Context: one part of a larger RNA
């Protein structure tokens, strides 16, 4: 000097990124108990009081016919006694208060990650008439020995109040006049070939047959087209100007779009400027809570906003408590290293 441990004046978070660590609290009985609430909860909320022995009545029970008087046990009463300090040898909650985000038990990166992430019950689309859809496939076999109150996908995530506007564009459904369009039919035509003709030759022309292609035209799904569809993929304006102070704009022009964000929240797990501003909390507060709205870049099942209860979840206060710390000291154990 180190590990593990114990105690400490006086402060009592001044420690620090953070009360991390440590300390407080505690058991059982009794009184006692708030906001809120989905009436179940919250709650062991909070608080507060008792606790040891001995002794008398009382109650009750055995015992008896009934009692006496005896033993025996909880509770109730009274008196006494000893100590600072009466459950304690172990065992054994610290507590309120506000927010965020997830309803909740409940899963999870076996060995950095336990959570705001997964799942979850409810919600809602879509898909499947049964030899289902769907899975896996050589098969067999699930689904299912079920049958639309059921199966399969996807999104959403109790519950409560809601879920606005756009089908241009993607998808995906229905639709079938018309373009467009494969194989296939179909074979107009047009090239090769060469009996034969014709030419002094060189060469021309050229029937069937053979062969090489081959128009027109029939032609189906898709595609274009025509319509529907958001708890399908997604999308939800800009510029001017205007009221008898000022400022602001309920009003009005005009540009563009499919359509220009509704309700409700908002400097937010989302605010760049930003420690935005005002109020609260401190003496002093970039975090925190309460509003403001100028939303850089909320928004309504990639759900919106509330919500009692829940959480080894994150943030912020308060009280209690402590060597976290002012500021370190002392003691026990083991150990490094020095000496012998």
């Nucleotide at each position: 000097g180190g590990a593990u441990u114990g105690u400490u004046c006086a402060g009592g978070a001044a420690c620090u990124a953070g009360g991390c660590a440590a300390a407080u609290u505690a058991g059982c009985u009794c009184c006692g108990u708030a906001a809120c609430u989905u009436c179940g909860g919250g709650a062991g909320a909070a608080g507060g009081a008792g606790u040891g022995c001995c002794c008398c009545c009382u109650c009750c029970a055995u015992c008896u016919a009934a009692a006496c008087a005896a033993u025996g046990a909880c509770g109730g009463g009274g008196g006494g006694c000893c100590g600072c300090a009466g459950u304690g040898a172990a065992u054994a909650g610290c507590g309120u208060c506000a927010g965020g985000c997830g309803a909740c038990u409940g899963u999870u990166u076996a060995a950095c990650a336990a959570a705001a992430a997964c799942a979850c019950a409810g919600g809602u689309c879509u898909c499947u008439g049964c030899a289902a859809a769907g899975u896996c496939g050589a098969a067999a076999a699930c689904g299912a020995c079920g049958u639309a109150u059921a199966g399969g996908g996807g999104c959403u995530g109790a519950c409560g109040c809601c879920u606005g506007c756009c089908c241009g564009g993607u998808g995906c459904c229905g639709g079938a006049a018309g373009g467009u369009u494969a194989a296939a039919g179909g074979g107009a035509g047009a090239g090769g070939u060469c009996a034969g003709c014709c030419g002094c030759a060189a060469g021309g022309c050229g029937a069937a047959g053979c062969u090489u292609u081959g128009a027109a035209c029939u032609g189906a799904a898709g595609c274009c087209c025509c319509g529907g569809u958001g708890a399908a993929c997604g999308g939800c304006g800009g510029c001017c100007g205007u009221a008898a102070c000022u400022a602001u704009a309920a009003c009005g022009g005009u540009c563009c779009u499919a359509a220009g964000g509704u309700a409700g929240c908002g400097a937010a797990a989302u605010u760049c400027c930003u420690u935005g501003u005002c109020g609260g909390g401190u003496a002093a507060g970039u975090u925190c809570c309460g509003a403001c709205c100028u939303g850089c870049a909320c928004g309504a099942a990639u759900g919106g906003c509330g919500u009692a209860a829940c959480g080894a979840u994150c943030u912020g206060a308060c009280g209690a408590c402590u060597g976290u710390c002012u500021u370190a000291a002392c003691a026990a154990u083991c150990u490094g290293c020095c000496c012998g």
This is a predicted structure of a 340-nucleotide part of an RNA (large-subunit ribosomal RNA, domain IV) from a soil metagenome. The prediction has a mean pLDDT of 85. The full RNA is in RNAcentral, with records from MGnify.